Context: one part of a larger RNA
RNA sequence: CUGGGCGUAAAGCGCGCGUAGGCGGUUCUUUAAGUUGAUUGUGAAAUCUUCACGGCUUAACCGGAAAACUGCGGUCAAGACUGGGGAACUGGAGAUUGGGAGAGGGAAGUGGAAUUCCUGGUGUAGCGGUGAAAUGCGUAGAUAUCAGGAGGAACACCCAUGGCGAAGGCAGCUUCCUGGCCCAAUUCUGACGCUGAGGUGCGAAAGCGUGGGUAGCGAACGGGAUUAGAUACCCCGGUAGUCCACGCCGUAAACGAUGGAUACUAGGUGUUAGAGGUAUCGACCCCUCUAGUGCCGGAGCUAACGCAUUAAGUAUCCCGCCUGGGGAGUACGGCCGCAAGGUUGAAACUC
Numbered sequence: 001c002u003g004g005g006c007g008u009a010a011a012g013c014g015c016g017c018g019u020a021g022g023c024g025g026u027u028c029u030u031u032a033a034g035u036u037g038a039u040u041g042u043g044a045a046a047u048c049u050u051c052a053c054g055g056c057u058u059a060a061c062c063g064g065a066a067a068a069c070u071g072c073g074g075u076c077a078a079g080a081c082u083g084g085g086g087a088a089c090u091g092g093a094g095a096u097u098g099g100g101a102g103a104g105g106g107a108a109g110u111g112g113a114a115u116u117c118c119u120g121g122u123g124u125a126g127c128g129g130u131g132a133a134a135u136g137c138g139u140a141g142a143u144a145u146c147a148g149g150a151g152g153a154a155c156a157c158c159c160a161u162g163g164c165g166a167a168g169g170c171a172g173c174u175u176c177c178u179g180g181c182c183c184a185a186u187u188c189u190g191a192c193g194c195u196g197a198g199g200u201g202c203g204a205a206a207g208c209g210u211g212g213g214u215a216g217c218g219a220a221c222g223g224g225a226u227u228a229g230a231u232a233c234c235c236c237g238g239u240a241g242u243c244c245a246c247g248c249c250g251u252a253a254a255c256g257a258u259g260g261a262u263a264c265u266a267g268g269u270g271u272u273a274g275a276g277g278u279a280u281c282g283a284c285c286c287c288u289c290u291a292g293u294g295c296c297g298g299a300g301c302u303a304a305c306g307c308a309u310u311a312a313g314u315a316u317c318c319c320g321c322c323u324g325g326g327g328a329g330u331a332c333g334g335c336c337g338c339a340a341g342g343u344u345g346a347a348a349c350u351c
Base pairs, nucleotide, nucleotide: 004322005321006320007305008304012319014202015201016200017199021195022194023193025089026088027087028086029085030084031083033082034081035078036077037076038075039074040073041072042071049066050065051064053063054062055061092192093189094188095187096185097184098183099182100181104178105177106176107175108174109173110172111155116150117149118148119147120146121145122144126137127136163170164169207248208247209246210245211244212243216242217241221237222236223235224234259318260317261316262315263314264313267296268295269294270293271292272291273290274289275288276287277286300307301306324351325350326349333344334343335342336341
């Protein structure tokens, strides 16, 4: 280099945007770089290969001839394909107009239920908790109950194999700002596309820095139990944290354990959004199309399980990654970080 793979065996970067690069729709024309043909020069000799060739009695060996050296250069030609130049096209991509759904994002405001606490009223001896208890709370009046107040956090029902988002993720209500998507219809631009090494941005929870906040919950910690012990499971407390602002961290079973794009390849049945048709008093219902999202199932694929128009089928393009187990995602070095640590990432040895 060729080659085999990546749902579960080792293997898809957590996810976008995008540079270089790779790849790239239809038609005509031109060029002749790639490509192909012819011819020519060169490709030292030896070696290797071939010979009904020659020389040692033969062979090895030696000599001769041929071929080869699959390459490189020149010239002429071809013009299908790839590339370059030119012209055009509309089906890819994008724009326009009119509609549509949505927990998509950011900011401000606001609502009720509940827990806790405070004040006051009623009221009296218990409450709480467990398998059973005890620690704990309570005659300084608890628990229960009623009224008022404070404060923080989360938004019951609606809620749904429902929706939106690239992923992480997103849920009370209102307003403002704002991204994407879908449908229909003409018109417009005219390949403007796909992927994407580096790069850059986003990125749950926990954790970190500064300042605030703290109702409930609750690592650590204290106590009560359990137990042989109990650094646990259970109970009573409870600090960080959980919340907010700004700045870091950059990792997850970041999962569909399935990279992105395009095209093609039987069906059946739900559901969400929209459009068209039929039709009605009408929420409906019926038919068709598009975009999403589920279930079932055929061909095909698969080691099997299973996947199956949302492919793990059939193909093309681009990127990432894998190569026995342990040592080890460790050591060393580099880069990043306040730190915690992250990222890149071995070897000896051993089975």
Molecule: small-subunit ribosomal RNA, central domain
Organism: uncultured bacterium